[in-house]
RNA sequence: CUGCACUCAUGUGACUGGCGCAUACAGAUAGGCCACUAUCGGGGAGCAUGAGGUUGCUGGCCGCCGCGCGCCUGGGCAUUACCU
Numbered sequence: 001c002u003g004c005a006c007u008c009a010u011g012u013g014a015c016u017g018g019c020g021c022a023u024a025c026a027g028a029u030a031g032g033c034c035a036c037u038a039u040c041g042g043g044g045a046g047c048a049u050g051a052g053g054u055u056g057c058u059g060g061c062c063g064c065c066g067c068g069c070g071c072c073u074g075g076g077c078a079u080u081a082c083c084u
Base pairs, nucleotide, nucleotide: 004056006052007051008050009049010048011047012046015043016042017072018071019070020069021068027040028039029038030037031036063077064076065075
């Protein structure tokens, strides 16, 4: 000097379902080929940019996202490998 963890700001943002219990706690309406679609509301990892930061548990892993809990269903993101 550059890069990383980490922090902040801005933008973007996939996915956001069914049943039961419980509760006052974020769902509501309409439709459907019935665990989905649309609208509104709420949630939201991640990605990008800018600023800070300067090794900051010796380092890494045992992943992350929607719901108060449970049982399910279906997805997304990050990471690794291969191919184009």

Predicted 3D model of an 84-nucleotide RNA (ZMP/ZTP riboswitch aptamer (pfl RNA motif)) from Cupriavidus basilensis. Rfam family: ZMP/ZTP riboswitch aptamer (pfl RNA motif). Rfam 15.1 lists 3,295 matches to the family in 2,545 species. For this family Rfam cites "Recognition of the bacterial alarmone ZMP through long-distance association of two RNA subdomains" (Jones and Ferre-D'Amare, Nat Struct Mol Biol, 2015). The source organism's lineage runs through Bacteria, Pseudomonadota, Betaproteobacteria, Burkholderiales and Cupriavidus.